[in-house]
Parts: sequence; structure tokens; C1' cells
RNA sequence: AAUAAGCAAUGCUAAACUUAUCGUAAGGUAAGGACAGAAAGCUACGGGUCUUCCUGCAAGAUAGCCGGGUUGCGAAU
Repeated sequence: AAUAAGCAAUGCUAAACUUAUCGUAAGGUAAGGACAGAAAGCUACGGGUCUUCCUGCAAGAUAGCCGGGUUGCGAAU
């Protein structure tokens, strides 16, 4: 440097719920919390699901629903 498992290590993220706050809503953010995760990092590109003031047939949400793209750790060889 390359391939690459996920058993090992360094660690990492943080479900539900509670409080505060933003939003019409789905849902988001922060703190606490810890179900789970080998990319539970990022990305709304494809599919699925969800919401809707507005009434365009449009806007938004979900990446911890599945897939794709992209970045990263790394037993062992």
C1' cells in the first nucleotide's frame, strides 16, 4: 500500500421515554437516557412509508425502512 473478515482493540453512535425549543404536521435541535448498531458517518439519487398550512398536483419528513453513491476503523493474509 492492497484485499478484507467482524472474533479483537481503540473507541464511536444513541432507540424508546422525559424536559426545553422550532414546525400547521410528519418530524427536527439541545440535555438526560440506553434499545440496538460493523459504518446507526455523510448523501433525498431510486423504491417504500409518513405529513400537509397552501390547492399546486405541489411542498416537506424519514439515512436507526431497503438499495445506490461517497468517506472512515480494521483481526488476518
Source information:
Predicted 3D model of a 77-nucleotide RNA (c-di-GMP-I riboswitch aptamer) from Sulfurovum sp. Its Rfam family is "c-di-GMP-I riboswitch aptamer". About the family: GEMM was predicted in a large-scale screen for bacterial structured RNA regulatory elements.